[in-house]
RNA sequence: CUCUUAUCAAGAGCAGGUGGAGGGACGAGCCCGAUGAAACCCGGCAACCGGCGAUGACGCACGGUGCUAAUUCUUGCAGCAGUAGGCUGAGAGAUAAGAG
Numbered sequence: 001c002u003c004u005u006a007u008c009a010a011g012a013g014c015a016g017g018u019g020g021a022g023g024g025a026c027g028a029g030c031c032c033g034a035u036g037a038a039a040c041c042c043g044g045c046a047a048c049c050g051g052c053g054a055u056g057a058c059g060c061a062c063g064g065u066g067c068u069a070a071u072u073c074u075u076g077c078a079g080c081a082g083u084a085g086g087c088u089g090a091g092a093g094a095u096a097a098g099a100g
Base pairs, nucleotide, nucleotide: 001100002099003098004097005096006095007094008093013042016041017040018039022032023031024030026076027075028074029073043068044067045066048064049063050062051060052059053058072092077089078088079087080086
């Protein structure tokens, strides 16, 4: 990097520290940001894989990740519907586990 499977409506610091202007994948919107962005540390959430205890479904959160504004912020294609921030599916994206 590609493929397969599963999940993506919940949850997590409005007085944590360093840091200083950017960030929300991409395009278009619309937002967040010096009452402080990204990043790192700490804290927290979750529980996909492993581990442990039960073993039907579960629990712990020890190890490997992941996540911690807004439904994956909305939308990008198709169908329904008809104006409502509408519904469904696909695509794209993200994460995990496995394979090449």
Molecule: SAM riboswitch aptamer (S box leader)
Organism: Anoxybacillus pushchinoensis